[in-house]
Context: one part of a larger RNA
RNA sequence: GCCUGCGAGUUAGUGAUACGUGGCGAGGUUAACCCGAGUGGGGAAGCCGUAGCGAAAGCGAGUCUGAAUAGGGCGAUGUUAGUCGCGUGUCCUAGACCCGAAGCGAAGUGAUCUAUCCAUGGCCAGGUUGAAGCACGUGUAAGAGCGUGUGGAGGACCGAACCCACUUAGGUUGAAAACUGAGGGGAUGAGCUGUGGAUAGGGGUGAAAGGCCAAUCAAACUUCGUGAUAGCUGGUUCUCUCCGAAAUGCAUUUAGGUGCAGCGUUGCGUGUUUCUUACUGGAGGUAGAGCUACUGGAUGGCCGAUGGGCCCCACAGGGUUACUGACGUCAGCCAAACUCCGAAUGCCGGUAAGUGAGAGCGCAGCAGUGAGACGGUGGGGGAUAAGCUUCAUCGUCGAGAGGGAAACAACCCAGACCACCAUCUAAGGUCCCUAAGCGCGUGCUAAGUGGGAAAGGAUGUGGAGUUGCUUAGACAACCAGGAGGUUGGCUUAGAAGCAGCCACCCUUGAAAGAGUGCGUAAUAGCUCACUGGUCAAGUGAUUCCGCGCCGACAAUGUAGCGGGGCUCAAGCACGCCACCGAAGUUGUGGCAUUGACACAUGCGAUUCCCUUCGGGGCAGUCGUGUUGAUGGGUAGGAGAGCGUCGUGUGGCGAGUGAAGCGGCGGAGUGAUCCAGCCGUGGACGCUACACGAGUGAGAAUGCAGGC
Repeated sequence: GCCUGCGAGUUAGUGAUACGUGGCGAGGUUAACCCGAGUGGGGAAGCCGUAGCGAAAGCGAGUCUGAAUAGGGCGAUGUUAGUCGCGUGUCCUAGACCCGAAGCGAAGUGAUCUAUCCAUGGCCAGGUUGAAGCACGUGUAAGAGCGUGUGGAGGACCGAACCCACUUAGGUUGAAAACUGAGGGGAUGAGCUGUGGAUAGGGGUGAAAGGCCAAUCAAACUUCGUGAUAGCUGGUUCUCUCCGAAAUGCAUUUAGGUGCAGCGUUGCGUGUUUCUUACUGGAGGUAGAGCUACUGGAUGGCCGAUGGGCCCCACAGGGUUACUGACGUCAGCCAAACUCCGAAUGCCGGUAAGUGAGAGCGCAGCAGUGAGACGGUGGGGGAUAAGCUUCAUCGUCGAGAGGGAAACAACCCAGACCACCAUCUAAGGUCCCUAAGCGCGUGCUAAGUGGGAAAGGAUGUGGAGUUGCUUAGACAACCAGGAGGUUGGCUUAGAAGCAGCCACCCUUGAAAGAGUGCGUAAUAGCUCACUGGUCAAGUGAUUCCGCGCCGACAAUGUAGCGGGGCUCAAGCACGCCACCGAAGUUGUGGCAUUGACACAUGCGAUUCCCUUCGGGGCAGUCGUGUUGAUGGGUAGGAGAGCGUCGUGUGGCGAGUGAAGCGGCGGAGUGAUCCAGCCGUGGACGCUACACGAGUGAGAAUGCAGGC
């Protein structure tokens, strides 16, 4: 890992509550217990209901508060339905759907491992060094001292056994749950070791590492309390049908939990009250706009009070000012916390019409949700950053399949009951991959722009304007002129059109600046403006619009159209006609749910009606037909079924072969079911109704076994 089996909402309560159903009904019902042994018969204590109010005494269709006969609260009045069983949903109390802690407590068991200690034993090859002491000698006044021997001390030295574990290599599903190889340290000592004994769990022991106390230690192990608790994680087993959420508000020792509300579902009631549109009546201060209409901000001009400077001045005062600049005025602005104004939407009411749909509202049972995400729009925070964050509003996903966007929860189109080798369309497409037009018309683009990007730049190119010059000859080109006063004045070493400053005149002329640029030390020289000629028809400036160009650099390989490939396109713009294209729509057939109508049979409310008390009718329910609508779905609510095991009753099968297993075949929307035959098997099984559950397996790092 696979296979097989096991594996999770149960049971109890004279608990609560709602619904369904049954008995009795202003009543209902017994409990313990007794008799009997057959389900039965007793048993009225008690409980619920029939009256409430008050904290209570208490009073009572009233009562409480209160001084009150007031007011108010809770009740009564309309004649009021309960109660006891059974079943189902949910809740409470219990382990309470199942598995899962780390832990806490109690009582015990452990020192055969290991820590320390006690008692009693054992062990340490060999070699080296040579302390004290002693002897002798020497030495001294005596000593001390020195020398030579002897001696044999030491947590002395080297090094086996023994003990340890520093380095490195291997080993790492090991030979081994700590080892092996090669080296290493201690090796007469705080040494090593045998045997026996002592210390026990908040305790021991510890040359101290929170170490060790039986492969377990920041509190051992075993059993018990114990199914501890787990707002946490995981898992929770058959089918079909109907509806179908939320990720919000408030509160919370609250933030991944919960309570109430919101949103879902089921039942009952009400019945258009809902929604949409039109008309109509309202409230409002947003967008915008405005501001001598306020509050603030803020630019320039005019005016110029006050203040300052300067002058006159004993004081008073006066004059002046390129300073300051209030108020005023003119013009132009800004504002979420400004408003003289002021929409569109939205909101509230009324009337009418439409719709009538799982619309609205009320009560009751049962929930889930209370982590949301992205996109559009209006805002706040941030940097008018974020696949950022936080509100409002709408959509989608969530819980939504299908088609498009190459691929792509959230974008565009569109909401899947089932079948079909049928139809028409949406978004998007129609050269090939690839279904359908290399469709038609008129333009544009030359950049593969299309098929990534800005400020900025540019005789790219097409279109629309405005305007200058122009057959009295423009623009461009070529030929010629471009002069004189004068080297203008100043400055300067020089300044002659051309370093700089000032002025910028006059004359001749077709025209020619006191000079556009180059140039010189300064001149010179070249050139331009301007003019004539040659030539012969357009040529300049500017504004707007369409499409392009540059700006444009990254790491495996084109790689910024999905690809091939595309240029009067297969690109772009406008217009037109076709076609393709989805689970949309239509067509045909079928299933289910639900509404309306019709028909008919059976049942048929003690509570509705009538009654001759026999009963009948209406509502309702089951069925059939016609017709309309509906049938995506997570959490979740509701309904209807299939299957397993067993019990009761009825009916059946079976040694002429039950169940089970294997094979062939068929039925049902599904869970599932089955005729007949064959083989195996060898004793029970099936069916209808009712009842009761240890009742359905793929997941829980599930449990056991097998492979």
Predicted 3D model of a 707-nucleotide part of an RNA (large-subunit ribosomal RNA, domain II) from Microbacterium gubbeenense. The source organism's lineage runs through Bacteria, Actinomycetes, Micrococcales, Microbacteriaceae and Microbacterium. Its Rfam family is "Bacterial large subunit ribosomal RNA". Rfam links the family to the GO terms ribosome and structural constituent of ribosome.